Record summary:
A computed fold for a 73-nucleotide RNA from Nitzschia sp. PL3-2, annotated as transfer RNA. The RNAcentral record of the sequence draws on ENA. The coordinates come from a structure-prediction model, not an experiment, and the mean pLDDT is 80. Rfam family: tRNA. Rfam links the family to the GO term triplet codon-amino acid adaptor activity. Rfam classes the family as a transfer RNA.
RNA sequence: AGGGAAAUAGCUCAGUUGGUAGAGCAGCGGUUUCCAAAACCGAAGGACACGGGUUCAAGUCCCCUUUUUCCUG
Repeated sequence: AGGGAAAUAGCUCAGUUGGUAGAGCAGCGGUUUCCAAAACCGAAGGACACGGGUUCAAGUCCCCUUUUUCCUG
């Protein structure tokens, strides 16, 4: 330099043919325990990397930028 993949909760990842975003772990509160751990229950936590476009409606489709990563040379 050319070609591909990825970016969603603190972390690891889902999200179906575009229709109001979820799980596990961590953290918080509770039950239990002499105290913890473990187990169980509950609640919270997201302008989906940035900026635009299409659409009644975009995490999802299109374009630009940024970052990470793989392949070729």